[in-house]
RNA sequence: GUUUUUAUAGCUCAGUAGGUAGAGCGUGCGACUGUUAAUCGCAAGGUCACAGGUUCGAUCCCUGUUAAGAACG
Numbered sequence: 001g002u003u004u005u006u007a008u009a010g011c012u013c014a015g016u017a018g019g020u021a022g023a024g025c026g027u028g029c030g031a032c033u034g035u036u037a038a039u040c041g042c043a044a045g046g047u048c049a050c051a052g053g054u055u056c057g058a059u060c061c062c063u064g065u066u067a068a069g070a071a072c073g
Base pairs, nucleotide, nucleotide: 001072002071003070004069005068006067007066010025011024012023013022019056027043028042029041030040031039049065050064051063052062053061
């Protein structure tokens, strides 16, 4: 340099043939308990890497950029 994969909650990851995004762990509060732990319930937490485009509508499709990984040279 070329090709290609990935980027979604604090962490690890799902997700959808385009229709207002979820789980586990973690965090906060509560229940339970003599206390802690465990268990159970509730809650908060996301401009779905960034910028454009297509569309009535984009996390998803197209283009570019950035970062990380892989292959080739």